[in-house]
Context: one part of a larger RNA
Molecule: large-subunit ribosomal RNA, domain IV
Organism: Parabacteroides pacaensis
C1' cells in the first nucleotide's frame, strides 16, 4: 500500500446506485393515544403520534391531572434494545420447494366441478398366486381440472376425444370348397409321344364371418374455437342503422398500453424544478376474457414496483483511529 473486522467525522443529506445495497436512525418498561378500510374477527400480539427530569401555579385528602416555565448530548441519561408511513401488482391465508447459485408470482391448501366405480368395485403393482384400495362401501374410493371469500362463469358439438346406438357399407382368422395343377394303375401307338379312373399332394372362386372404421345421436368446469368487406345522421367526425360474403359459432359480463400493448417514452390528468418507471383515466385489445377460470377483495408475505418521513461516509470527497492479515526485514 492492499484486504478483512470494528470505530469517529465539519457542511450537505440519496446528490450514490440497476436498486438506500451497506450503514445509520428507531429501540426495554410504564402512561397516553390510535386513521382509512374491513370478511366486524381485524387493521393494531407496538398502527401512527405524544409523555417520562426539575420548578411554579392550580384542582385534589392523596395518587395524580391541567397550564406555564427551566436545564442537559441524553430524564430506561450506560449496556441491552422494532425504523415508520402511503399507493399499486401477484398469490387469499399458516405451510412446501431446486441438500451446495433460484423461497417466488412456482407447489400445496380449504373450496368448487367433471369423470369412473355397486364391492370378487373402479384404479394401481405383479408372469401369477396375491397385495394396496379397505378390515373402507357412493356423505366412499380413484383420476383430472380449479384454488379462501364476494359477484359471476356467455355462444359453438363442424374437427379431435369420450359416451350411447345399431339399419346399411367395409372387414381378419376361421368355416366353405366351384374349379385348377402335379402324380399314374391302365389304354392307344413301331417309336417318339398322347389320353387318363381312384387315391395322394398343391392351389383355390362364390358364400358365411366379430369388434373396429364409415354412419346416427349426445357431451365443452372434455381437447379446443369464439370473422371479413362496403355504405349510411342537416358542419365535420363517428355510425345506433343497412347491405353482402363466409362460419360449428362469430368474444357476452367484466377488465384493458395490463406480469398481456409491437408501433410506444400512445394521449390526457396526478406526483417532481425536471418522471422510458409509478398512480388515475381513455380504448386504436399488433396478440385480455370467463374453473387452461373472469372481475373485485379485508387479512397475510425475508414477495415484486413506485412514493414520502426519519436517518445516515451510499455520495459531494475524502480524512483519521483500533485489531488481524498482506507486505518488508531478520
Nucleotide at each position: 500500500u492492499u484486504c478483512g473486522c470494528g470505530g469517529u467525522u465539519a457542511a450537505g443529506g440519496a446528490a450514490c446506485u440497476a436498486g438506500g445495497c451497506a450503514a445509520a436512525u428507531u429501540g426495554a418498561c410504564c402512561c397516553u393515544g390510535u386513521a382509512a378500510c374491513u370478511u366486524c374477527g381485524g387493521g393494531a400480539a407496538a398502527a401512527a403520534g405524544g409523555g417520562u427530569c426539575c420548578c411554579u401555579a392550580u384542582a385534589g385528602a392523596g395518587a395524580u391531572g391541567u397550564a406555564g416555565g427551566g436545564c442537559g448530548c441524553a430524564g430506561a441519561g450506560a449496556a441491552u434494545a422494532g425504523g415508520c408511513c402511503c399507493a399499486g401488482g401477484c398469490g387469499a391465508c399458516u405451510g412446501u420447494u431446486u441438500a451446495a447459485c433460484a423461497a417466488a408470482a412456482a407447489c400445496a391448501c380449504a373450496u368448487g366441478g367433471c369423470u369412473a366405480u355397486g364391492c370378487a368395485a373402479a384404479a394401481u403393482a405383479g408372469a401369477a398366486a396375491u397385495a394396496u384400495g379397505a378390515a373402507g362401501u357412493a356423505u366412499a374410493u380413484a383420476g383430472c381440472c380449479u384454488g379462501a371469500c364476494a359477484c359471476c362463469u356467455g355462444c359453438c358439438c363442424g374437427g379431435u376425444g369420450c359416451u350411447g346406438g345399431a339399419a346399411g357399407g367395409u372387414u381378419a382368422a376361421g368355416a366353405g370348397g366351384a374349379g385348377a395343377a402335379c402324380u399314374u394303375a391302365u389304354c392307344u401307338g413301331c417309336a417318339a409321344a398322347g389320353a387318363g379312373a381312384a387315391g395322394g399332394u398343391u392351389u383355390g372362386a362364390a358364400u358365411u364371418g366379430a369388434a373396429g372404421c364409415c354412419c346416427c345421436a349426445g357431451u365443452a368446469a372434455a381437447c379446443g374455437g369464439c370473422g371479413g368487406c362496403c355504405g349510411u345522421a342537416a358542419c365535420u367526425a363517428u355510425a345506433a342503422c343497412g347491405g353482402u360474403c363466409c362460419u360449428a359459432a362469430g368474444g357476452u359480463a367484466g377488465c384493458g398500453a395490463a406480469a398481456u400493448u409491437c408501433c410506444u417514452u400512445g394521449u390526457c390528468g396526478g406526483g417532481u424544478a425536471a418522471g422510458u418507471u409509478c398512480c388515475g383515466a381513455c380504448c386504436u385489445g399488433c396478440a385480455c376474457g370467463a374453473a387452461u377460470g373472469g372481475u373485485g377483495u379485508a387479512a397475510c408475505g425475508a414477495u415484486c414496483u413506485g412514493g414520502g418521513c426519519a436517518c445516515u461516509g451510499u455520495c459531494u470527497c475524502a480524512a483519521c483511529c483500533g485489531c488481524g492479515a498482506u507486505c518488508u526485514c531478520g